[in-house]
RNA sequence: CUCACGAAACAGCAAACCCGGGGCGACCCGGGGACGCAAAGCCUCCGGUCUCACUGAGAUAGCGGGGUUCCCGAA
Numbered sequence: 001c002u003c004a005c006g007a008a009a010c011a012g013c014a015a016a017c018c019c020g021g022g023g024c025g026a027c028c029c030g031g032g033g034a035c036g037c038a039a040a041g042c043c044u045c046c047g048g049u050c051u052c053a054c055u056g057a058g059a060u061a062g063c064g065g066g067g068u069u070c071c072c073g074a075a
Base pairs, nucleotide, nucleotide: 005073006072012037013036017032018031019030020029021028022027035062041068042067043066045065046064047063048060049059050058051057052056
């Protein structure tokens, strides 16, 4: 230095719910709010689940796998 790993520290993100807005809907955006998270940063390639104007199209990356980038540095 790198990989693996995840103690501590400095930071970060933000569930449910509420308010405002968008969408047919799953759900998403902004504000509040914290259940939690070592990638709960990003990407639908695979599987799952969910929605619909259902030969298809969409949602979920905080469902799992995979890819990729990143803060710190004890054992």
c-di-GMP-I riboswitch aptamer from an Alphaproteobacteria bacterium, 75 nucleotides, folded computationally. Its Rfam family is "c-di-GMP-I riboswitch aptamer". From the family's description: GEMM was predicted in a large-scale screen for bacterial structured RNA regulatory elements. The coordinates come from a structure-prediction model, not an experiment, and the mean pLDDT is 89.